[in-house]
Molecule: small-subunit ribosomal RNA
Organism: uncultured prokaryote
RNA sequence: AUUGAACUCUGGCGGCAUGCUUAAUACAUGCAAGUCGAACGGUAACAGGUUCUUCGGAAUGCUGACGAGCGGCGGACGGGUGAGUAACGCGUAGGAAUCUACCCAGUAGCGGGGGAUAGCUUGGGGAAACUCGAGCUAAUACCGCAUAAUCCCUUAGGGGGAAAGGCUUCUCGCACCGUUAUAUGAGCCUGCGUUAGAUUAGCUUGUUGGUGAGGUAAAGGCUCACCAAGGCGACGAUCUAUAGCUGGUCUGAGAGGAUGAUCAGCCACACUGGGACUGAGACACGGCCCAGACUCCUACGGGAGGCAGCAGUAGGGAGUAUUGGACAAUGGGCGCAACCCUGACGCAGCCAUGCCGCGUGUGUGAAGAAGGCCUUAGGGUUGUAAAGCACUUUCUUCAGAAAGAUUUAGAGUUAAUACCUCUUAAUAUUGACGUUACCAAUAGAAGAAGCACCGGCUAACUAUGUGCCAGCAGCCGCGGUAAUACAGAGGGUGCGAGCGUUAAUCGGAAUUACUGGGCGGAAAGCGCGCGUAGGCGGAUUGUUAAGUCUCAUGUGAAAGCCCUGGGCUCAACCUGGGAACUGCAUGGGAUACUGGCAAUUUAGAGUAUGGGAGAGGGUUGCGGAAUUCCCGGUGUAGAGGUGAAAUUCGUAGAUAUCGGGAGGAACACCAGCGGCGAAGGCGGCAGCCUGGACCAAUACUGACGCUGAGGUGCGAAAGCGUGGGGAGCAAACAGGAUUAGAUCCCCUGGUAGUCCACGCCGUAAACGAUGUCAACUAACUGUUGGGCGGGUGACCCCUGAUGCGCCUAAGUUAACGCGAUAAGUACGCCGCCUGGGGAUUACGGCCGCAAGGCUAAAACUCAAAGGAAUUGACGGGGGCCCGCACAAGCGGUGGAGCAUGUGGUUUAAUGCGAUGCAACGCGAAGAACCUUACCUACCCUUGACAUACAGAGAACUGUCCAGAGAUGGAUUGGUGCCUUCGGGAGCUCUGAGACAGGUGCUGCAUGGCUGUCGUCAGCUCGUGUCGUGAGAUGUUGGGUUAAGUCCCGUAACGAGCGCAACCCUUAUCCUUAGUUACUAGCAAGUUAAGUUGAGCACUCUAAGGAGACUGCCGGUGAUAAACCGGAGGAAGGUGGGGACGACGUCAAGUCAUCAUGGCCCUUAUGGGUAGGGCUACACACGUGCUACAAUGGCCGGUACAGAGGGCUGCAAACUUGCGAGAGUACGCUAAUCCCUUAAAGCCGGUCCUAGUCCGGAUUGGAGUCUGCAACUCGACUCCAUGAAGCUGGAAUCGCUAGUAAUCGCGGAUCAGAAUGCCGCGGUGAAUUCGUUCCCGGGCCUUGUACACACCUCCCGUCACACCAUGGGAGUGGGUUGCAAAAGAAGUGGGUAGGCUAACCUUCGGGAGGCCGCUCACCACUUUGUGAUUCAUGACUGGGGUG
Repeated sequence: AUUGAACUCUGGCGGCAUGCUUAAUACAUGCAAGUCGAACGGUAACAGGUUCUUCGGAAUGCUGACGAGCGGCGGACGGGUGAGUAACGCGUAGGAAUCUACCCAGUAGCGGGGGAUAGCUUGGGGAAACUCGAGCUAAUACCGCAUAAUCCCUUAGGGGGAAAGGCUUCUCGCACCGUUAUAUGAGCCUGCGUUAGAUUAGCUUGUUGGUGAGGUAAAGGCUCACCAAGGCGACGAUCUAUAGCUGGUCUGAGAGGAUGAUCAGCCACACUGGGACUGAGACACGGCCCAGACUCCUACGGGAGGCAGCAGUAGGGAGUAUUGGACAAUGGGCGCAACCCUGACGCAGCCAUGCCGCGUGUGUGAAGAAGGCCUUAGGGUUGUAAAGCACUUUCUUCAGAAAGAUUUAGAGUUAAUACCUCUUAAUAUUGACGUUACCAAUAGAAGAAGCACCGGCUAACUAUGUGCCAGCAGCCGCGGUAAUACAGAGGGUGCGAGCGUUAAUCGGAAUUACUGGGCGGAAAGCGCGCGUAGGCGGAUUGUUAAGUCUCAUGUGAAAGCCCUGGGCUCAACCUGGGAACUGCAUGGGAUACUGGCAAUUUAGAGUAUGGGAGAGGGUUGCGGAAUUCCCGGUGUAGAGGUGAAAUUCGUAGAUAUCGGGAGGAACACCAGCGGCGAAGGCGGCAGCCUGGACCAAUACUGACGCUGAGGUGCGAAAGCGUGGGGAGCAAACAGGAUUAGAUCCCCUGGUAGUCCACGCCGUAAACGAUGUCAACUAACUGUUGGGCGGGUGACCCCUGAUGCGCCUAAGUUAACGCGAUAAGUACGCCGCCUGGGGAUUACGGCCGCAAGGCUAAAACUCAAAGGAAUUGACGGGGGCCCGCACAAGCGGUGGAGCAUGUGGUUUAAUGCGAUGCAACGCGAAGAACCUUACCUACCCUUGACAUACAGAGAACUGUCCAGAGAUGGAUUGGUGCCUUCGGGAGCUCUGAGACAGGUGCUGCAUGGCUGUCGUCAGCUCGUGUCGUGAGAUGUUGGGUUAAGUCCCGUAACGAGCGCAACCCUUAUCCUUAGUUACUAGCAAGUUAAGUUGAGCACUCUAAGGAGACUGCCGGUGAUAAACCGGAGGAAGGUGGGGACGACGUCAAGUCAUCAUGGCCCUUAUGGGUAGGGCUACACACGUGCUACAAUGGCCGGUACAGAGGGCUGCAAACUUGCGAGAGUACGCUAAUCCCUUAAAGCCGGUCCUAGUCCGGAUUGGAGUCUGCAACUCGACUCCAUGAAGCUGGAAUCGCUAGUAAUCGCGGAUCAGAAUGCCGCGGUGAAUUCGUUCCCGGGCCUUGUACACACCUCCCGUCACACCAUGGGAGUGGGUUGCAAAAGAAGUGGGUAGGCUAACCUUCGGGAGGCCGCUCACCACUUUGUGAUUCAUGACUGGGGUG
């Protein structure tokens, strides 16, 4: 785009079309083929007339007409259907051996006779259908005779064969007969075209041909007899399946593809099968006979029927109409005609089934109404839409009215008196449609809009509900709490009396490629030759004219399509003309090319001569090294084997070594991207036989060529058969190891086999994954064989060519790549491919001894499978490099007790979060109440808190009672501040509705903040360039660095975020300034003391500077960057430390810091109070503290910090207590006073290896402090107690220098409560060979089937469910071959029987005919045996999906 469509929802009108695609299933009922009295005898019914009449009637074919009959013509047309048919059935173009009623034209006739028969009458049989006998009768029915122009037959003499009349007053005209010719129609034959399957390869006996005969309208094996043995087939016979064919229709740019409804041409069929009759025509839809199935009637004896005609019914089905009017028109039959018949046809009815047209209003109308929806709450949108105002009336409603037509006459036209056109007159008693179209009039916006869609493709977006549910979906895919994708809604988009869905066809699809594809890697080159058919084929000349080209003629039906006119108001539709129908046939012409024929030629191909190379093949013989075995010698305890071992061999003498022998197999070095061969393949040496290629120069043949379906041969390894052989190796097998296991890898053995001869097999990643042949198209270079030329000591160079290679231009390719050995350019021929799986399969066939091979599907299932390249990620890949990563060291954890956190468990509650590294002394810098979010109980409901409103009151304070308290009740004091006197501000109470409130949920809706990779050195951009593109380049490379740090190189040049630096601190110095800091000198002063005067020198404080930059020297390096060493310097190569964290990753963490979308609660999930809990405790883990002791504990004495904090505070000194502390109180808002005695250390003493003078848990008692309050549940002190623990398994952590270790001090939080955290200083080490390994990371490279990216991906069995399919003892159908049986009706032949009007007769009979019998053919049917196909089948095989 389309449809004979169907279904869902919806539906105003008209025109024109279409309407059982399924059951060629079965059919009730009605109708669909009759007509003619002008062929006939006649008169059953109807009407009219006449005659008679006893008025009741009767008679009469007399007339119009006409039942039944006889006769003629028509029932072979028209109408239906598509079952069969793969065929001369159809289409197209031809042909000769034919017939043709009615019609037209010509010609010759139409004379004279005869015998019957139906109807009818009568008798009989039968239920009926129907039928029998007797009698009468007519014809255009039937039969002779005569005639015969033409006709037919012929032996060419001759012979044969016809007729009908009717109507009419007459004439004309109409019939009839013979024959000729045309027309029309029909029959027959031929060329070409006409579906699929080769898993159908051979078929055929009247078969193919001939002769003769028969038969037919007609040629012919059409039939028969005889003769011959042919005919068809790979250009697809036969068989199977499917199918009516065509003009056309749909689609497509076309070529094609699909299709064959309606209309038209042809064919076939008429319940199924067979058969003939009649006839001009049939083997006959509404005829006959027979057989069969089915249905109906029946008196059971017997009969009737055929809607695939029009309606209609049942059934089937998703699905297809009225048991309508009428012959008015067109056409047909009969008839002289009038007329009659006509379910053909013309109309109407039903159906949105399709095409076309029209309408459902038009204009105006902003307060942008109301309502709806959304909202950022302002508004937006629906929307000029509505309402309102003005107007119109198609369609609709109601009631009305014609034109056309027919006939006559005339004119025109014409051959025509047909037809047609025009005019006139007549007819309305020729109009089904028709209550028509059309026209005018009436009324009133009145009666008339839906369907689908809105994630992308694809035009059109929002809110709500739902929450991987419900659902959607053509493909991709949506839905797991913010869904433009589901559902409804608002809005929008598209189409519109329709819209969507489903089904189907073509297109897009160059996705079967003729036009117009491919085969190295995506599917695809046979493993390789030879060669048949076929296809294709060098040069020249002539001829021919088959192909080819051109012209003409015929045909190519009409309709349709296209163009152009015309008619319905337009259109659809109808109609005139033209073009087209790309085809076929015939005739004429052209001759370049192809083909045929003839002749020639040498460039293709081949032959001859001469050479050299080679693992080319076959066969025979020979050789040495090595392994093994045997014999002998020497010799002694191991050998062998492995990652390490063991099995194994060996004291019966191995291994090792020497000598000798046997046997089999393979041939080191040479050896080479070297050689040969078609491929497989071929390797010691020599002989014999033999194939091919190459080189050089000439001669010869004269296209002999290329390819190659079938066919045929060769064909690695393994395997098979027979017979040999068997050293080594070695499937199977055995043992030993390894391992969780090890039917593997490793080891020790070991049989087939490997070898030979003969015969099979016929496959390989049989690969260059690249068929063969020949031609053309730039270069460089290596090598093999031969040749020419030049030079040489070996040997080298040059040239043209044969092979084998590398690299590359143009070109090509999706890219990779290929690139004269093409995958380039163009030609010839063959083979092969058409999504993945199923499937290198099943079935069938062929081959094979078998194993198996060749050929080769389908059901079903998926939306991919695949190729090349890109970026990442990954690798028990590679290279380079780094890091307390390992190593080297020091100290720990893991064992004990305790502290603390977590899990788990428990509980009314044990609040929530954090969960590998990167949760677990984490949020929490501090849970007795509070905190607090949890639990229990008791209370409050505009609320503890915010903003408005109204009313009242100053706020506020004290006291008493009840209660666990919140709270409730009572009560005292108090009347304030500002003021322009109007009022205002703040606070409290009461009330109502807005609202408050939520540590309720979602960190996977979010902001912000944070962790981590990682302080790792990376991450990117612009422009340019390269690539079809993803992308690449830059950023890679050579060096170097802590560093993408820098240098050099470079199709890149630059730039940004990171690195570094800038900032803070620390280490040195200088300047400035000296109080509360400091004190060298001077002075004063104390028991002592910078205490004081004084001083800014020093220290220090805190401001500003200086200093360090690879700057200098030497070396290394590319002279670079840089590195190494050195000098100087307080400090040296980023001096130490900190802050600072690129692009990003982890849906990392946090809704409980805060903020915030959405959801949820609202006398509660909010608020208040009291008590309890977060502190529980069989257990497990993390992080710590204290220890286990002598480098120590205890006692005494004694020395030296830094950094902090302090008014709700630090608190001196003094007094007191054993002590925690208490009392009192100076000072200090701090370089001033206080915390504040630092400790380890040092000196001295004691303990003596002991569960201790170690260790301090636990417990008892007594206290102190904080605080409303230490019971659950604080810290500390004293006395007493004195547990585990004697250095810690597997495993694991930190640290590279002022670091680890060790020692103490301070602070935040805080009423009180650190072993935690954050800081501070004191003492102060060891080790680093190095980068193999573990972990993490960076760069380059490589492989990849990974991309939620190796915690990936993914294979097979097993278990379960479902699906289709193969095998299967069989079973049941369909079709069909062969061999037989059978034989209705019928036709033909024969004929002993019977019957018989016309004609003949010598009257006896004959001719002819009919019946019967019989033979041949044959349908239904039956039997046997095959083939094929479908269905089904216990069980079973694999396959697919989950």